Predicted 3D model of a 153-nucleotide RNA (glmS glucosamine-6-phosphate activated ribozyme aptamer). Rfam family: glmS glucosamine-6-phosphate activated ribozyme aptamer. Rfam classes the family as a riboswitch.
[in-house]
RNA sequence: GAAUAAUGAAAAGCGCCAUGUCCCUCGCCGGCCGAGGGUGACGAGGUGAAGAGAUGAUCGAACAUUCGGCGGAUGCUCUUCCAUGCUUCCUGAGCGUGUACGGACCGGCAAAUAUGCCGGCAACGGCAAAACAAAUCCGGUCUGAUCAGGGAA
Numbered sequence: 001g002a003a004u005a006a007u008g009a010a011a012a013g014c015g016c017c018a019u020g021u022c023c024c025u026c027g028c029c030g031g032c033c034g035a036g037g038g039u040g041a042c043g044a045g046g047u048g049a050a051g052a053g054a055u056g057a058u059c060g061a062a063c064a065u066u067c068g069g070c071g072g073a074u075g076c077u078c079u080u081c082c083a084u085g086c087u088u089c090c091u092g093a094g095c096g097u098g099u100a101c102g103g104a105c106c107g108g109c110a111a112a113u114a115u116g117c118c119g120g121c122a123a124c125g126g127c128a129a130a131a132c133a134a135a136u137c138c139g140g141u142c143u144g145a146u147c148a149g150g151g152a153a
Stems, first nucleotide, its partner, number of pairs: 014071004020039003024036004028031001042060003048081006082098005088151006101144008115128005
């Protein structure tokens, strides 16, 4: 260093980078050329199983390059199965949904950071960390949403 096995942790604003941009040193030359280094999305939220298709990303925060590019991602449509709401239960069908239908109202939930310490000549990086959001997220109240057969009360 590779392979195998076990255990634990770690991800979808997730990972990488040749543009841009920033820093330093050296070289060539007086232009920002070459080499090297740094940066290149802050969290909240998002997966029933299998298959196919199609090509996708909600919400805010920020002194806003969080520019640009590549890859990925729990999103969308359809089929089957499972589960579930529409009735107190069961069965069947129908219309929806995925911890489980729609509407209205009320309430709730961050991190980067400030700051402190450490590393680096520097751009910057690491650790800890107050406060402050919104939502298709969480909780609550009210209200609306099919029939048939059978049973119980």